[in-house]
RNA sequence: UCGUGCUAGGCGGGGAGCUAGCGGUGUCCUGUACCUGCAAUCCGCUUCAGCAGGGCUUAAUUCCUCCAGGAGGCCGGGCAUGUUGGUCACUACGUUGUAGUUGCGAUGUUGAGAGUUGGGUCCUGCGCGGCGAGGCCUCGUGAACCCCGUCAGAUCCGGAAGGAAGCAGCGGUAAGCGAGUCACCUCGGGUGACGCAGGUAGGCCUGGCUCGAGUCGUUUUCUACGCGCAUAUCGACCUUGUCCGAUCGAAUGAAGGUGCACGA
Numbered sequence: 001u002c003g004u005g006c007u008a009g010g011c012g013g014g015g016a017g018c019u020a021g022c023g024g025u026g027u028c029c030u031g032u033a034c035c036u037g038c039a040a041u042c043c044g045c046u047u048c049a050g051c052a053g054g055g056c057u058u059a060a061u062u063c064c065u066c067c068a069g070g071a072g073g074c075c076g077g078g079c080a081u082g083u084u085g086g087u088c089a090c091u092a093c094g095u096u097g098u099a100g101u102u103g104c105g106a107u108g109u110u111g112a113g114a115g116u117u118g119g120g121u122c123c124u125g126c127g128c129g130g131c132g133a134g135g136c137c138u139c140g141u142g143a144a145c146c147c148c149g150u151c152a153g154a155u156c157c158g159g160a161a162g163g164a165a166g167c168a169g170c171g172g173u174a175a176g177c178g179a180g181u182c183a184c185c186u187c188g189g190g191u192g193a194c195g196c197a198g199g200u201a202g203g204c205c206u207g208g209c210u211c212g213a214g215u216c217g218u219u220u221u222c223u224a225c226g227c228g229c230a231u232a233u234c235g236a237c238c239u240u241g242u243c244c245g246a247u248c249g250a251a252u253g254a255a256g257g258u259g260c261a262c263g264a
């Protein structure tokens, strides 16, 4: 150095979580690297840390160690993103809310607007007039009897003379009915614009006097306040992303190390 046969070893690894701790089932990453049974209200072990059984491979590109590498995960912090709660101090946005300002238009020394005074409109009362109704008044009509006058006829009293009551009729009148209208009386009103008196918070119109240049509208500009709102601001929750720090760490690469027996 080669061949043969054995054996140690190997036949995936890692993160989080669970655990006194170590593994496993489960889960996630990497990746393809035996089989069966057990196992999350767990299963099996004890720092040499899965247990039980079976199989394959083998001293090396396959095992072990160190170095490089750095997928991925957990933790802490920062900056964003998303959602949401509050707030309006800052920044923006909206506003058919207010106040002012600018532009435009209209109007104004043939007097804007303001002050003062008077009147009307408004309310009440009285007076006057007018309207309506009624009364009074005039005319007509109007009582079988219970109204008046006169009472034919008739009746009653009386010897007679005469007297009495009294129906009808006639005349008149009361209640009532109809018609009428100057004046007069009473009552009434969504009566009149007349008179007088009083009241009046405000609006409108109007006259006199005083002051003397603005006033109104607007789909215009701007400012302030107010209101609202958020890509503003202060937080919260967690989602997602990124950066920093720390921690664990696979694939992969390279280097080194490594058992026994026999034979040539």
Base pairs, nucleotide, nucleotide: 001264002263003262004261005260006259009057010056011055012030013029014028015027020046021045022044023043024042034054035053036052037051038050063257064256065255067253068252072248073247075245076244077243078242079241080240082237083236084235085234086233087232091230093228094227095226097225098224099223100222103218104217105216106215107214113211114210115209116208117207118206119205120204121203122199123198124197125196126195127194128192129191131188132187133186134185135184137180138179139178140177141176147172148171149170150169155164156163157162